[in-house]
TPP riboswitch aptamer (THI element) from Sandaracinus sp., 77 nucleotides, folded computationally.
Its mean pLDDT, the model's own confidence on a scale to 100, is 82.
It was read from a public genome assembly, where an Rfam model found it.
RNA sequence: UCGCGCGGGGCGCUCCACCCGGAGCUGAGAAGCACCCGUCGAACCUGAUCCCGUUAGCACGGGCGGAGGGAACGCGA
Numbered sequence: 001u002c003g004c005g006c007g008g009g010g011c012g013c014u015c016c017a018c019c020c021g022g023a024g025c026u027g028a029g030a031a032g033c034a035c036c037c038g039u040c041g042a043a044c045c046u047g048a049u050c051c052c053g054u055u056a057g058c059a060c061g062g063g064c065g066g067a068g069g070g071a072a073c074g075c076g077a
Stems, first nucleotide, its partner, number of pairs: 001077005006038004011032001012025005044069003050063004
C1' cells in the first nucleotide's frame, strides 16, 4: 500500500410536484452495503441559529482548530 473481517461516520442546499419521484450545486460520498474513517485518529461530533467571504441557496471556502470529544483494531499478501 492492497484485500478481508469487525467497528465508527455523514447524507445538506435550491427548484418542480398532490404523492411517488425528478432536475440542479459542492464534494470521496447527499441513503448506497456505496463512500470516508478506525488512535500515525479534521472520517465525524460539540462549539454553531458562531465569525468573515461567497452563492440562486447551502458548512460552499476559510477561521474557530497547537479547542474539546471521537471507533478497537485483527488477519493475510